[in-house]
Context: one part of a larger RNA
Molecule: large-subunit ribosomal RNA, domain VI
Organism: mouse gut metagenome
């Protein structure tokens, strides 16, 4: 830009892509067959690999602004309690997230049209013959079915809702201001290199603070008691505490611009 007005929403498939895999074992049954040895088709269950998608409840990893413990060496004037450096000093442990070694699905059913094969009727050729006319059965395979993209599918599709008939002019397929709506702009995240996306912008929880709760990690500081001490015990499952769940306008989301129809 086009989709012959101009928006919001919700769809429809031409087309394209993905999928497409398989053991074992139970029972039909030691049944059909088979002198025995040995041993099924069909058909029903169960539970596997590998691969593939999705998610974080479980079990793990990771989690460099979360907790503790701990060494050295410096600073806060000293003790205590603390900061900084040493590879995040070094160790344990760990929420969100993000993830496999964790969880849950999936490959099916079923329909058509075939292939190879197997048939039915049946001439040429009085016989026969699945083919020459005609019909059937028939496979992980082709075409549906299943999942994803999809109307630039310019043959531009379709359904609902909304917006409505102003002003100017040289009268054009012009220009301007507007409606419905959108953009910019600004708080963000389920999104994300950027843009795109989706959520709110005071008629408002959109982040950030606060408060509450959860999880985390593991009894904080100080103060008393006992021990000469080191350390222990009591206040105390304490103190902290990043992402999670809430609740709350205290901060910020103020304000303000621009675009956008007059067909048919």
């Nucleotide at each position: 830009c086009g989709u012959a007005a101009g928006a919001g929403a919700u769809u429809u498939g031409a087309a394209g892509g993905g999928a497409g895999c398989u053991g074992u074992c139970c029972u039909u049954a030691g049944u059909a067959c088979g002198a025995g040895a040995g041993g099924a088709c069909c058909g029903g269950g169960a539970u596997g690999g590998a691969c593939g998608a999705a998610c974080c409840u479980c079990u793990g990893g990771u989690g460099c602004a979360c907790c503790a413990g701990u060494u050295g060496u410096c600073c806060u004037g000293c003790c205590a309690a603390g900061g900084g450096c040493a590879c995040a000093g070094c160790u344990g442990g760990g929420u969100a997230g993000c993830u496999a070694c964790g969880u849950u699905c999936g490959g099916a059913c079923g329909g058509g049209a075939u292939a190879a094969a197997c048939g039915c009727u049946g001439a040429a050729g009085g016989c026969a013959u699945c083919u020459a006319a005609g019909c059937g059965u028939g496979a992980a395979g082709c075409c549906c079915c299943c999942c994803c993209u999809a109307a630039g599918a310019u043959a531009a599709g379709a359904u609902c809702u909304c917006u409505c008939a102003u002003c100017c002019u040289a009268a054009a397929u012009g220009g301007a201001g507007u409606a419905a709506g959108g953009c910019u702009c600004g708080a963000c995240g389920u999104a994300g290199a950027c843009u795109a996306u989706g959520u709110c912008g005071u008629u408002g929880a959109u982040a950030g603070g606060u408060c509450g709760g959860a999880g985390a990690u593991g009894u904080a500081a100080g103060c008393g008691c006992a021990g000469u001490g080191a350390u222990g015990c009591g206040u105390u499952g304490a103190g902290u505490u990043g992402a999670c769940c809430g609740a709350u306008a205290c901060u910020a989301a103020u304000a303000a611009g621009c675009c956008g129809a007059g067909g048919g």